A computed fold for a 95-nucleotide RNA from Blastococcus atacamensis, annotated as SAM riboswitch aptamer (S box leader). It matches the Rfam family "SAM riboswitch aptamer (S box leader)". About the family: The SAM riboswitch is found upstream of a number of genes which code for proteins involved in methionine or cysteine biosynthesis in Gram-positive bacteria. The coordinates come from a structure-prediction model, not an experiment, and the mean pLDDT is 86. The sequence was found by an Rfam model in a public genome assembly.

[in-house]
RNA sequence: CAACCAUCCGGAGCGACUGAGAGACCUGGCUCGUCGACGUCGCAGCAACCCCCCGCAUCGGCGGGCGCGGGUGCUACUGCCAGGACCGAUGGAGG
Repeated sequence: CAACCAUCCGGAGCGACUGAGAGACCUGGCUCGUCGACGUCGCAGCAACCCCCCGCAUCGGCGGGCGCGGGUGCUACUGCCAGGACCGAUGGAGG
C1' cells in the first nucleotide's frame, strides 16, 4: 500500500503545555470551545481484539476464563444525527 475477516447504541478523566477552532470527508442539522475545546505529553482508568489459560473438534475452527503480566486500542454526544461516497476507524491473519 491493496485486498480479506471481525467489531463500532455498553464502559472509562485528571494534570501540564499549547492557543482557535473541533466532532474523518461533502451537504444539512446538532453539539463542544478563550470558564481554553482540538492536539501533544505525563499519570490514572476502561475494555477484552491478540498473546496467555481451560474444554471440544471434522484441528486455518468453536465455546468459555483471566485482567497480575505482554502487544494494540479506547476514555463528550450511537462512527454525534440524516443523506452521500472507490466511506472511515480499530484489531486480527496473510500478501